[in-house]
A computed fold for a 72-nucleotide RNA from a Candidatus Omnitrophota bacterium, annotated as transfer RNA. The source organism's lineage runs through Bacteria, Pseudomonadati and Candidatus Omnitrophota. Its Rfam family is "tRNA". Rfam links the family to the GO term triplet codon-amino acid adaptor activity. It is annotated as a transfer RNA. The prediction has a mean pLDDT of 81.
RNA sequence: UCCCGGGUAGCUCAACGGUAGAGCGGGUCGCUGUUAACGACUAGGUUGCGCGUUCGAAUCGUGCCCCGGGAG
Numbered sequence: 001u002c003c004c005g006g007g008u009a010g011c012u013c014a015a016c017g018g019u020a021g022a023g024c025g026g027g028u029c030g031c032u033g034u035u036a037a038c039g040a041c042u043a044g045g046u047u048g049c050g051c052g053u054u055c056g057a058a059u060c061g062u063g064c065c066c067c068g069g070g071a072g
Stems, first nucleotide, its partner, number of pairs: 001071007010024004018055001026042005048064005
C1' cells in the first nucleotide's frame, strides 16, 4: 500500500429498507431465619464519525477512524 471480516445496552451478540431486541449483568419487589437459587416488574442506545441515496437507513453508496485476519 492492497484485499477480506468486524464496530449496535456494562459484556456477548441479534435485527431479509418500515417503532432497535435477546441472554448475562444492574435496580426494585416477592419468597427465605439470612444468603444463594427462583419468580415478578423495571432502567439502560447520538447503532464508530461525516456526507449521499430514499417517503423512510443499524441495514444501501461513499470518505474517514478503530479492531482482527490475509497479500506484498